Large-subunit ribosomal RNA, domain VI from a metagenome, 245 nucleotides, folded computationally.
The coordinates come from a structure-prediction model, not an experiment, and the mean pLDDT is 82.

[in-house]
Context: one part of a larger RNA
């Protein structure tokens, strides 16, 4: 910008990308074989190493301020508490979300189809022989299909449904609140007929039982006390923002 009217939802699949390994315990079997020493082919086959994609329920790691413990120093002011430094966490024990491998799924099926080399069948030229000249078969991690992914700019521009009905609109774009999307951009939801985002409430989860008061508790440490206090998570709630355009 095209696909001769805008648009939305759903598809086809020409073509193209990937993927395509491997060991082997057992079982057939100490059997064919072999004098013996040894010792298969085929057919089945539990498990496994790497490599690949996903994902985070379980295991673990991180989690720059989620808790708590602790040393030194400033602040009011002398203890206690608090807050600020302490080489872009002072140390140190833990640790949600998220993100993660070492940890989990998964994945490399196929007794398909054409065919190399190669091995046949029938079988004449050439009364025989001969896979070949007519004719038919076997036959590989290779090829084509099968598996996974993207795919109508496939300019040969496909296909089915629904809308808008030439400006009283369908839809998009900007703006606006945001997000497992994201350097921007894009893409993805939402926008009072809404739970999008913050707030706030209960809950999960984390830490480990605040502070200060009290106490006829303990010699003390300590105890009365799943206590306080909580990012990023789940539920609910329109309380504030998603305005006019």
């Nucleotide at each position: 910008c095209g696909u001769a009217a805008g648009a939305g939802u759903a598809u086809u699949g020409a073509g193209a990308g990937g993927a395509g390994c491997u060991c082997g315990a057992c079982a057939u079997u100490g059997u064919a074989c072999g004098a013996g020493a040894g010792g298969a082919c085929c057919c089945g086959a539990a498990g496994g190493g790497a490599u690949a994609u996903g994902c985070c329920g379980a295991c673990g790691g991180u989690g720059u301020a989620c808790c708590a413990g602790u040393u030194c120093u400033u602040g009011u002011g002398a203890u206690u508490c608090c807050a600020g430094g302490a080489a872009a966490c002072g140390c140190u024990g833990g640790g949600u979300a998220g993100c993660u491998a070492u940890g989990c799924a998964u994945a490399g099926a196929g007794a398909g189809g054409a065919u190399a080399a190669u091995c046949g069948c029938u079988g004449a030229a050439a009364g025989c022989a001969u896979u070949u000249a007519a004719g038919u078969g076997a036959g590989a991690a290779g090829c084509c299909c099968a598996c996974c992914u993207c795919a109508a700019g496939a300019u040969g521009a496909a296909u089915a449904c629904u809308c808008u009905c030439c400006a009283u609109u369908a839809g998009a774009c900007c703006g606006c609140g945001g997000c497992u999307a994201g350097a921007u951009a894009a893409g993805c939801c939402g926008a009072u007929u809404g739970u999008u985002u913050g707030g706030c409430g209960c809950c999960u989860a984390g830490u480990g039982u605040a502070a200060g008061a009290c106490g006829u508790g303990g010699u003390g440490a300590c105890c009365g006390u799943c206590a306080g206090c909580u990012u990023a998570g789940g539920c609910g709630u329109u309380c504030a923002a998603a305005a006019g355009g």